[in-house]
RNA sequence: CUUAUCAAGAGUGACGGAGGAAACAGGUCCGAUGAUGUCCGGCAACCUUCCGCUUAUGCGGAAAAGGUGCUAAUUCCUGCGGUUUAUCCGGCAGAUGAG
Repeated sequence: CUUAUCAAGAGUGACGGAGGAAACAGGUCCGAUGAUGUCCGGCAACCUUCCGCUUAUGCGGAAAAGGUGCUAAUUCCUGCGGUUUAUCCGGCAGAUGAG
C1' cells in the first nucleotide's frame, strides 16, 4: 500500500501493585472488593486441514495440532459529511488477519 472484518464470544486462577480505557479534545467509565500488565486458562476461526457443491472466482459445513488475534463497556461514545435534535448511513482515524 491492497483487501476482509470490527453489535457475538471468552476466568470465583497465579504473580504483581497504580493507574487504565491507542493519540488529541470533550464526555462516560474501570480500578486497593487489586484494575492496566505478565503467566496460565479460555474464546474465536483470519491463515491452516478435511468434506460437499461449483467451469471457476467462490459458497456451505466440520475440526482446532500449529501461526496470529482477542479475552469491561459497539473500535465505550462524540469529533467530519448526508438530513432536522434523536435515530440511521457513510467517511476520517484506529485495531486485527492475509498478501

The RNA shown here (SAM riboswitch aptamer (S box leader)) has 99 nucleotides and comes from uncultured Ruminococcus sp. Its mean pLDDT, the model's own confidence on a scale to 100, is 81. It matches the Rfam family "SAM riboswitch aptamer (S box leader)". About the family: The SAM riboswitch is found upstream of a number of genes which code for proteins involved in methionine or cysteine biosynthesis in Gram-positive bacteria. Gene Ontology term of the family: regulation of gene expression. The RNAcentral record of the sequence draws on MGnify.